[in-house]
Context: one part of a larger RNA
RNA sequence: UGACGGGGGCCUGCACAAGUGGUGGAGCAUGUGUUUUAAUUCGAUGCAAAGUGAAGAACCUUACCAGGGCUUGACAUGUCAUGAAUCCUCUUGAAAGAGAUGGGUGCCCUCGGGAACGCAGACACAGGUGGUGCAUGGCUGUCAUCAGCUCAUGCUGUAAGGUGUUGGGUUAAGUCCCGCAAUGAGCACAACCCUUGUGUUUAGUUGCCACCAUUGAGUUUGGAACCCUGAAUAGACUGUUGGUGAUAAGCCAAAGGAAGGUGAGGAUGACGUCAAGUCAUCAUGCCCCUUAUGCCCUGGGCGACACACAUGCUACAAUGGGUGGGACAAAGGGUCAUGAUCCUGCGAGGUGAGCUAACUCCAAAAACCCAUCCUCAAUUUGUAUUGUAGGCUGCAACUCACCUGCAUGAAGCUAGAAUCUCUAGUAAUCGCCGGUCAGCCAUACGGAGGUGAAUUCAUUCCUGGGCCUUGUACA
Numbered sequence: 001u002g003a004c005g006g007g008g009g010c011c012u013g014c015a016c017a018a019g020u021g022g023u024g025g026a027g028c029a030u031g032u033g034u035u036u037u038a039a040u041u042c043g044a045u046g047c048a049a050a051g052u053g054a055a056g057a058a059c060c061u062u063a064c065c066a067g068g069g070c071u072u073g074a075c076a077u078g079u080c081a082u083g084a085a086u087c088c089u090c091u092u093g094a095a096a097g098a099g100a101u102g103g104g105u106g107c108c109c110u111c112g113g114g115a116a117c118g119c120a121g122a123c124a125c126a127g128g129u130g131g132u133g134c135a136u137g138g139c140u141g142u143c144a145u146c147a148g149c150u151c152a153u154g155c156u157g158u159a160a161g162g163u164g165u166u167g168g169g170u171u172a173a174g175u176c177c178c179g180c181a182a183u184g185a186g187c188a189c190a191a192c193c194c195u196u197g198u199g200u201u202u203a204g205u206u207g208c209c210a211c212c213a214u215u216g217a218g219u220u221u222g223g224a225a226c227c228c229u230g231a232a233u234a235g236a237c238u239g240u241u242g243g244u245g246a247u248a249a250g251c252c253a254a255a256g257g258a259a260g261g262u263g264a265g266g267a268u269g270a271c272g273u274c275a276a277g278u279c280a281u282c283a284u285g286c287c288c289c290u291u292a293u294g295c296c297c298u299g300g301g302c303g304a305c306a307c308a309c310a311u312g313c314u315a316c317a318a319u320g321g322g323u324g325g326g327a328c329a330a331a332g333g334g335u336c337a338u339g340a341u342c343c344u345g346c347g348a349g350g351u352g353a354g355c356u357a358a359c360u361c362c363a364a365a366a367a368c369c370c371a372u373c374c375u376c377a378a379u380u381u382g383u384a385u386u387g388u389a390g391g392c393u394g395c396a397a398c399u400c401a402c403c404u405g406c407a408u409g410a411a412g413c414u415a416g417a418a419u420c421u422c423u424a425g426u427a428a429u430c431g432c433c434g435g436u437c438a439g440c441c442a443u444a445c446g447g448a449g450g451u452g453a454a455u456u457c458a459u460u461c462c463u464g465g466g467c468c469u470u471g472u473a474c475a
Stems, first nucleotide, its partner, number of pairs: 001475002003472003007469007015459001019422001021420003026314008035304001042053002064300007073125001077124004082118002087102001089100004107114002127289002130287003136283002138278003141274001143272001148187006154163003167178003193266004198234007208223002213220001237260001240254005303441001320374007332362003338354001343350002381412001386407006428451003432447003
């Protein structure tokens, strides 16, 4: 100087407390371990692995296994030789491939040849999702959006070092003020950036409709006020008043204001820690394979199943379930796409108008409201499982997709020890959209809205962190 202490002081965070809804019990979905297997490809393993890489494994993907094949190779460059390439037909085969047949020449051209392409051979070489993340770059997680981490000059100490950065206040903050052998500076903090909340100006089509007419309908004439959509700009700064404080920084209250003390949310992550993660995104040193650890194909596997764990979905009902009627969003996507209308079907489906989109379509929002049935039961709860009949995508749906009708109707009656989230338009709850995508195992992930709470008296304790101080046979 650090590290550590069941040492001390101060402070702080959904850390506890006060509340709220869950997990742990049931069924299912997904991931992981274990086991099994020809293979169940590989990575990730306390917090910080386990709905993670994977924004989508039937083939492909695919890296794994079995079998069938290739060896200058699926791909790149160079040298030499040869033929134009493309195309048609047949045999064999699971395919990859192998073998055979026919016809026949283009482009540039200095008529020598050249460009591109095919086949075969010889080399140099290609290739490797093979190993090492403890050889590395890059990227990422974590402590942590915690408030810290340092430097120059000076001063001080024999030196390691110290000082500054400590002290008194204050802040979300090493934020700011005062003091001080320190004076300054840098990286973080804050601000600048994006979204959202208010007004003004400007622009009005595909959006809007107060006035003027008009229609089944803002449909048409008209209008530029309103709404909305873009652009520009104003606005919030402890600015004003009072109190308090050390006449400071600040804190408390009030006014005005759409908004008040960082308005709300996002992006933004200092010096470093964990030889943290990744050689399978990519790049790369070294090592290893080279008729195979490379490459092509068919089929299988990644989907197995005694069990254990993790993350979710659906429930156990009456604040509910069924049936009929009625109302209100935002954001997003669409041309090899989206799919209105119509017909048919109980339904999943069939058909194909419009729209290159503020125009048309997806699109019905659902919780909610009204009416009615059920009356506390394993039921008109709950939907797993199974049988059967169909539909769609796709060469192909058995292993192994999704959807629909009918039948079947399991467990579950609020869950032990334990444990997690959340402080306001939040939790809870309700449907909607998107990416990936032929289809989909999405209950996932990422968005945008509707309805809309309870509690915080406080810091004793648990736990993470920061600053000061103290002890130490530790470095």
Background: This is a predicted structure of a 475-nucleotide part of an RNA (small-subunit ribosomal RNA, 3' major domain) from Trichopus zeylanicus subsp. travancoricus. Lineage of the source: Eukaryota > Streptophyta > Embryophyta > Magnoliopsida > Trichopus zeylanicus.